This is a predicted structure of a 477-nucleotide part of an RNA (small-subunit ribosomal RNA, 5' domain) from Pueraria montana var. thomsonii. Model confidence (mean pLDDT): 84 of 100. Taxonomically the source falls in Pueraria montana (Eukaryota, Streptophyta, Tracheophyta, Phaseoleae).
Context: one part of a larger RNA
RNA sequence: GGAUGAACGCUGGCGGCAUGCCUUACACAUGCAAGUCAGACGGGAAGUGGUGUUUCUAGUGGAGGACGGGUGAGUAAUGCGUAAGAACCUACCCUUAGGAGGGGAACAAUAGCUAGAAAUGACUGCUAAUACCCCGUAGGCUGAGGAGCAAAAGGAGGAAUCCGCACGAGGAGGGGCUCACGUUUGAUUAGCUAGUUAGUGAGGCAAUAGCUUACCAAGGCGAUGAUCAGUAGCUGGUCCGAGAGGAUGAUCAGCCACGCUGGGACUGAGACAUGGCCCAGACUCCUACGGGAGGCAGUAGUGGGGAAUUUUCCGCAAUGGCUGAAGGCCUGACGGAGCAAUGCCGCGUGAAGGUAGAAGGCCUAUGGAUCAUGAACUUCUUUUCCCAGAGAAUAAGCAAUGACGGUAUCCAGGGAAUAAGCAUCGGCUAACUCUGUGCUAACAGCCGCGAUAAGACAAAGGAUACAAGUGUUAUCC
Numbered sequence: 001g002g003a004u005g006a007a008c009g010c011u012g013g014c015g016g017c018a019u020g021c022c023u024u025a026c027a028c029a030u031g032c033a034a035g036u037c038a039g040a041c042g043g044g045a046a047g048u049g050g051u052g053u054u055u056c057u058a059g060u061g062g063a064g065g066a067c068g069g070g071u072g073a074g075u076a077a078u079g080c081g082u083a084a085g086a087a088c089c090u091a092c093c094c095u096u097a098g099g100a101g102g103g104g105a106a107c108a109a110u111a112g113c114u115a116g117a118a119a120u121g122a123c124u125g126c127u128a129a130u131a132c133c134c135c136g137u138a139g140g141c142u143g144a145g146g147a148g149c150a151a152a153a154g155g156a157g158g159a160a161u162c163c164g165c166a167c168g169a170g171g172a173g174g175g176g177c178u179c180a181c182g183u184u185u186g187a188u189u190a191g192c193u194a195g196u197u198a199g200u201g202a203g204g205c206a207a208u209a210g211c212u213u214a215c216c217a218a219g220g221c222g223a224u225g226a227u228c229a230g231u232a233g234c235u236g237g238u239c240c241g242a243g244a245g246g247a248u249g250a251u252c253a254g255c256c257a258c259g260c261u262g263g264g265a266c267u268g269a270g271a272c273a274u275g276g277c278c279c280a281g282a283c284u285c286c287u288a289c290g291g292g293a294g295g296c297a298g299u300a301g302u303g304g305g306g307a308a309u310u311u312u313c314c315g316c317a318a319u320g321g322c323u324g325a326a327g328g329c330c331u332g333a334c335g336g337a338g339c340a341a342u343g344c345c346g347c348g349u350g351a352a353g354g355u356a357g358a359a360g361g362c363c364u365a366u367g368g369a370u371c372a373u374g375a376a377c378u379u380c381u382u383u384u385c386c387c388a389g390a391g392a393a394u395a396a397g398c399a400a401u402g403a404c405g406g407u408a409u410c411c412a413g414g415g416a417a418u419a420a421g422c423a424u425c426g427g428c429u430a431a432c433u434c435u436g437u438g439c440u441a442a443c444a445g446c447c448g449c450g451a452u453a454a455g456a457c458a459a460a461g462g463a464u465a466c467a468a469g470u471g472u473u474a475u476c477c
Base pairs, nucleotide, nucleotide: 001477002476003475004474006473007472008471009470010469013347014346015345016344017343018342019340020339021305026303027302028301030300031299032298036062037061040060041059043057044056045055046054070258071257072256079183080182081181082180084178085177088175089174090173093171094170095169096168099165101135102134103133104132111124112123114121115120140149141148142147154163155162156161184230185229186228191221192220193219196218197217199215200214201213202212203211233255234254235253236252237248238247239246240245260281261280262279263278264277283294284293285292286291311337313336314335315334319333320331321330323328350380351379352378353377360371361370363368385414386413389410390409421466423464424463425462426447427446428445432461433460435458436457443448
């Protein structure tokens, strides 16, 4: 000198765009954040004088809750980055081939009865389906002369047809796995390792594999730093620097890990999922003491911690996501507004004229000098500001649809009106005098200053730098 997710002191007019718990991965009141489909299904209810049409919905059943959003605790390599590889899976989407025949038994809801304070159930009986099962069929799979195994579902419509279903093949996108190289500090950590290293058989997985197991061999790693210990999410990037390089990993983007702590599996194309389940633990809450409920590192918000970090806001109008045939519904993703000078950028706080060189302050050699064209005063202007009027676009090519928003913007009127501070002035370092103090009180980044004439302390006048900021502190280069 530059930089910052900064904080603190003093001060503070406006706008645009960004950013905003770095500390306790501390505990959380309350609301919302993942719902949807009645064109899969049988019921129930509302409404209607009745039929028809319509609406709502607990349950069965689908696809989705593995995305999106948060955090960085753990992790020094099961991670990440770059470059390769072979033994794999893939719902939705795209392309494509040929299919969907015949039967059956249940279980919810509802009804009855019943246990419990509640959460939640038990028993009996009825019933539908795109729920479940059997048979048949198969250009698939296994196997390799023969044989064996595996499927389907319907719905809407007057129809055309559309949406679905099942078995294959290919693709796209996604994911799992392997390997090479790179990836922090310590030797006051030198030896480490028995499923350990390799093989065979068996099991297991979507797949390779000590992944698991039985047997057999005794290997494998290590001063090119194994093991142990400390620290740490990694990267694209960001900051500094002419570069080499050093530091760093907020926001945005990619990957990973985690979801109160520790285990576990279920379902599923995909999770070992947590706004799903089970077990254990700590904590909080309810209880009729028998037993139950919970998980903000989603968004707001609260307490605590801290030098320190925002609203319990508006909207699905846009972009995107789930679902639905569709209208639509849901969406604290997202789009916006609010708060904060936290940062960057822009604008303003007036312009021109004006000497009696005014009053006043301050200095003085008492002549004057300076603040100073500064003010007053005269003539203008209206960015901003106040108050009226008009008033968008981002909507996507029939139309309709705007949260932001009566916002931006345009325009009439008004009046210099509403708007300057902070630090410094001994040298480094731009800027000097007076008064007070008297090694006192103080200052100070370093050198140092203060002992009665202090350009270094305190105040005043003046000056210098930056400016809606300015100085200090902290950290990096």
The RNAcentral record of the full RNA draws on SILVA. Its Rfam family is "Bacterial small subunit ribosomal RNA". Its family is annotated with structural constituent of ribosome and ribosome in the Gene Ontology.